[in-house]
Context: one part of a larger RNA
This record gives sequence, structure tokens and C1' cells, in this order.
RNA sequence: CUGGGCUUAAAGCGUGCGAAGGCGGACACGAGGGCAUUUUGUGAAAUCCCUCCGCUCAACGGAGGAACUGCAGGGUGAACCGCGUGUCUUGAGUCAGGUAGGGGCUGUCGGAACGAUAGGUGGAGUGGUGAAAUGCGUUGAUAUCUAUCGGAACGCCGAAGGUGAAGACAGGCAGCUGGGCCUGAACUGACGCUCAUGUACGAAAGCGUGGGGAGCGAACGGGAUUAGAUACCCCGGUAGUCCACGCCGUAAACGAUGUGCACUAGAUCGAGGAGGUUCUGACACCAUUCUUGGUCGAAGCAAAAGUGUUAAGUGCACCGCCUGGGGAGUACGGUCGCAAGGCUAAAACUC
Repeated sequence: CUGGGCUUAAAGCGUGCGAAGGCGGACACGAGGGCAUUUUGUGAAAUCCCUCCGCUCAACGGAGGAACUGCAGGGUGAACCGCGUGUCUUGAGUCAGGUAGGGGCUGUCGGAACGAUAGGUGGAGUGGUGAAAUGCGUUGAUAUCUAUCGGAACGCCGAAGGUGAAGACAGGCAGCUGGGCCUGAACUGACGCUCAUGUACGAAAGCGUGGGGAGCGAACGGGAUUAGAUACCCCGGUAGUCCACGCCGUAAACGAUGUGCACUAGAUCGAGGAGGUUCUGACACCAUUCUUGGUCGAAGCAAAAGUGUUAAGUGCACCGCCUGGGGAGUACGGUCGCAAGGCUAAAACUC
């Protein structure tokens, strides 16, 4: 100093960055703060413990001892922790040369589809459904052709594929820009890991101001269905969906699995490199190699499902969280927000 846990039973913060704190590589030397040992002083008496004794016993009392695990001073030791100095390169980073990518931002261009407007052809229906009706249509619809305009989304490639910390990211091109990986080993020389508070990012919906508005479409209106139909189906349709700027800060924000490091059988498929073999080469093959995404699986683990070098195995470091169900992620208070509401977070009572 102290339990046990957190994929699915309660429990991993949505994700990063990160001052404090915790933890931290190799070698040498030094001092000796921690530490170990020894010694000195002190640690009042009583109490507790041991021995003996006194009340006829006991409680109680008396004497002696031990103890008082503490504090302070001195000596010794130097493995470990900490401190100081110096050195090192394997951790970390830099550099050089390559390399893959829907990573981000801005601008610009494109075709398909859809809708609208105008015109041509045409002349009675069309649309929709389980069947219908509402709707649209002789003021000429549907269909078809041409021209113009508009907004949103980018088919095939496309994948069990790629990138990003996460949210997320996909038409083409250009500009600006972040990160990764590989090879080399030129440089720095522990500069590292984690991270309460903090800070930044953060789908959709929603909010504010100004634009935009093709399609879709909460609300709403109508037609059906039905016992009813505040629905499912159909015809319309406003916010919204889109853009700019500013808020909101939540999701089954999921791998329901925090981050980092090390170690512990393999098989197989994919992506990005480097290496080797082959006469040049497209290519093919090889296997010792590094990174990355999957599937299967030994040992182990697990209540099981399963997991299994991308661990839920074996360990270490640090953070977050859980502690029966309901009440309740609520009330109150605080704080943030324009609001909606978010964050923090009980109790009575009850089973």
C1' cells in the first nucleotide's frame, strides 16, 4: 500500500493534441537523499506482555524484566530507487532518395438523369394501385423531337480494395496542403510513454443571418384501406435536404474491445514497398524482409458464444469507467447554449 472487474452480464470518455502528475533505455564515475545494517541518546509513570510475590482464591495490588515497532545523532555498505557529471545508440526524432492513396481546402470543367420554359409532330387519354380514386389532360396532356435554363448527385471502374485520430472521404483537371510506408544509415543523443484540468476536431437532426431550391420530403391537405386508420399504399406539399458564415456537441459516435511497448505455432487471400533468381524486357518465380487489410486456426484465455501476433494470451506503464433493479441519466444546484438542450449529478420511496 491493499478487493474484483469493464466484447455480449454494470463498466473504455466519440476522437486527437497536450502544460501538471505518474512511469521511463545502455555504460562509467561521484556524492550518499531514500534503502540496509550497526551504535549512542531519547522514547515519564501507569497500561499491554513475561517471571516472582501479597491479600484464604480471584478481581485487585507490589517488585523486577521485556516492550514502547517512534524520533534524533554517529559509523559502515553502495545492488536497487532518486540526484549530479560524462559517454553511447538500440527508443524517439531529423535528413537524403523513392512510393501508394475517395486524406483536407479552393477554383474550374463535364456527361447521364430529372424538372421547367418556348417551339414542332400528334389527337385522347394519362398517371397510379392489390384493385381504385384524388391528380393531370381538347386553354391539347401522356408520348416524341429541338433549343434554352435550373439545382442536386456523380453510373461503369468498385473490390472481402484504399485513405484518415475519429466523425468521415468517390465525376475530370489544376493550385495549395497534412500524414503514412519503404530503402539508406548522414545527423541529434532518451529529446520517450500516458495523461486529471484544458484545448481542438466531431454524422444526422436542430438553431441564427443571407442566398438557393431540380428531385426527395417531417408537418399539413386530399384519395384509398379499415369497425376506426391522427398509419402502412396513392396524389400533392412547407420546413428541411444544397451554399456562405456563426452556433449546437449529441449517436447502436460500434470492433459495443482506451493508448503505448515487449513477448508467445502456423496456414491462406488482398494492398504498398525493398531484396534475390532469370540473357534485355513485359512478366513470372522465390523466400529469409518491413508496413497494412481480411479469413482460418495451435497453445492459452473465456460462463459460453468466441478470441487467438490486428488477443479477449503473457507482462509492464498511464488514463477513463463499474459496484443489484426501478426511481433516473431524473430533481436541485452549478456551468455552457439564442433556443432546443448538453455536461456534471443525488435522495426519499420501492422490489
A computed fold for a 351-nucleotide part of an RNA from a Pseudomonadota bacterium, annotated as small-subunit ribosomal RNA, central domain. The organism belongs to Pseudomonadota, within Bacteria. Its Rfam family is "Bacterial small subunit ribosomal RNA". Its family is annotated with structural constituent of ribosome and ribosome in the Gene Ontology. The prediction has a mean pLDDT of 87.